[in-house]
C1' cells in the first nucleotide's frame, strides 16, 4: 500500500438574512390580525411480521381444538429478540448462518438410474465344479448405478472371499474427570463387533398463547320510522360473559332474531414516555443501578417551503491558481414503545484477518 471482515456515528446540512406554513405562549379580538432570542418527519418513518402498553367485551376457573416456539445460560415489561457459550456447517482466515428436543410410539415418504434403497441385493468380476463359446454352485473384498449401497485402513485367513479373527479408527453400553448447562476428553472398561435418511411431512414431548382493535373507546349535538314481521313469555325457559366447540360458575330478562330508515358533525383519546443525554459504579457482554440535567411534531384533505450570501460536503474540468452544476441514494409522522426484516448515495472513525514491500 491492496482486498476482506465486525462495529459505531453523520444523514444532505451549519450560519444569518427576507417572505410563507402548523402546533404552542401572549396581546388584541364577533371571525379576521399582530407579536413570541418558542418548537416543528425518518434510520429506516416503509412491511403490518412478532411482543406489549392502551380501550372495550361485568368478574373468574379448569378442559378440549387450534396456533406459535424448541441447544444451554443469562438480559428484558415481554418476544419468534438482544448478548455471551456449546454443536453443526459455509469460508485460507477474520467471521457468517442454523432450518438446534425425539427417528427404540406409531404412520408416511425416498423418483429416475440401479442386481439390489431396510432386517436389500447378484449386472459386471473372482473361485470351485461339469455332460464346456454353456450350466450348476460359492463369494460380496474389486466395478459399476445413484443424494445416498447395512462401518473405515492394513494384516492374517481362505478355492475365492467376508468383523470370519486381530490391530487401530470408528459404533454402543457403563466409569472417571473438567464445566452451572449444553457440552468435551490423544481418560478407563466392557462389548454385539452393527436396522439408513427425512419430522420448514403427519406425529410424540416440553413451554407459551381469551379476543378484537386507536376506523379501539368515551362525550356532545342533531336526524329519521318510538317502522314491519317471526318466534315467545314467568322460568324447567331465553340471552349474555367477543375466532370455534363444550362443562362448571356467575348475571341479565321478557324478551330474542330478522328486514328496513335515519346519522355518519365536532371533541376527547392525542403525547412526560418501560423518555432522551451525561457522568459514576457493577457487568465478558447484552444491560442494570445511582445522581444529575431536558422536554424533543401532533396534523385532520391532513402542516415545516422558497430565495439570497458565506461557510462545508459532493460530481466534472484543470499541471496548478482556480472554475461550472449541485445539496443529487433510499424516501414523509397520523395512539405509542422495544425488535426484525427489507430499500439505500455519500463521508468518518475504531479494531480485526489475509497478500506484498520497507525498515
Nucleotide at each position: 500500500a491492496u482486498g476482506g471482515u465486525g462495529g459505531a456515528g453523520c444523514g444532505a446540512g451549519a450560519c444569518g438574512g427576507u417572505c410563507g406554513c402548523g402546533g404552542c405562549g401572549c396581546g388584541a379580538c364577533g371571525u379576521c390580525c399582530g407579536c413570541g432570542u418558542u418548537c416543528g418527519a425518518g434510520g429506516a418513518a416503509a412491511g403490518u411480521c412478532c411482543g406489549a402498553g392502551c380501550u372495550c367485551c361485568a368478574u373468574a376457573g379448569g378442559g378440549c381444538a387450534a396456533g406459535c416456539u424448541g441447544c444451554c445460560a443469562g438480559g428484558u415489561a415481554a418476544c419468534g429478540c438482544c448478548u455471551g457459550g456449546g454443536c453443526g456447517u459455509c469460508g485460507a482466515a477474520a467471521g457468517g448462518c442454523g432450518a438446534c428436543g425425539g427417528a427404540u410410539a406409531g404412520g408416511g415418504c425416498c423418483a429416475c438410474a440401479g442386481a439390489g434403497a431396510a432386517c436389500a441385493g447378484a449386472c459386471c468380476g473372482c473361485c470351485c465344479g461339469c455332460c464346456u463359446a454353456g450350466c450348476g454352485g460359492g463369494u460380496a473384498a474389486g466395478g459399476g448405478u445413484g443424494a445416498a449401497a447395512c462401518g473405515g485402513u492394513g494384516g492374517g485367513g481362505u478355492a475365492a472371499g467376508a468383523g470370519c479373527c486381530c490391530a487401530c479408527c470408528g459404533c454402543a453400553c457403563g466409569g472417571c474427570u473438567g464445566g452451572u448447562a449444553a457440552c468435551a476428553g490423544c481418560c478407563c472398561g466392557u462389548g454385539g463387533c452393527a436396522c439408513g435418511g427425512c419430522a420448514a411431512c403427519c406425529c410424540c414431548c416440553a413451554g407459551c398463547u381469551g379476543g378484537a382493535g386507536c376506523a379501539a373507546g368515551g362525550c356532545c349535538a342533531a336526524a329519521u320510522a318510538g317502522g314491519c314481521g317471526a318466534c315467545g313469555a314467568g322460568g324447567c325457559c331465553c340471552g349474555g360473559c367477543c375466532c370455534g366447540g363444550g362443562c362448571c360458575g356467575c348475571u341479565g330478562g321478557a324478551g330474542u332474531c330478522g328486514c328496513g330508515g335515519g346519522u355518519a358533525g365536532g371533541u376527547c383519546g392525542c403525547u412526560u414516555g418501560a423518555g432522551g443525554u451525561g457522568a459514576c459504579g457493577g457487568g465478558c457482554a447484552a444491560c442494570c443501578g445511582c445522581c444529575a440535567u431536558c422536554c424533543c411534531a401532533g396534523a385532520u384533505a391532513g402542516a415545516u417551503g422558497a430565495c439570497c450570501g458565506u461557510c462545508c460536503g459532493g460530481c466534472g474540468c484543470a499541471a496548478a491558481c482556480g472554475u461550472g452544476c449541485u445539496g443529487a441514494a433510499c424516501a414523509g409522522a397520523a395512539c405509542u414503545c422495544g425488535g426484525c426484516u427489507u430499500a439505500c448515495g455519500g463521508c468518518u472513525c475504531c479494531a480485526c484477518c489475509a497478500u506484498g514491500c520497507c525498515u
Predicted 3D model of a 359-nucleotide RNA (Bacterial RNase P class A) from an uncultured Gemmatimonadales bacterium. Its Rfam family is "Bacterial RNase P class A". Rfam's curators write: Ribonuclease P (RNase P) is a ubiquitous endoribonuclease, found in archaea, bacteria and eukarya as well as chloroplasts and mitochondria. The coordinates come from a structure-prediction model, not an experiment, and the mean pLDDT is 77.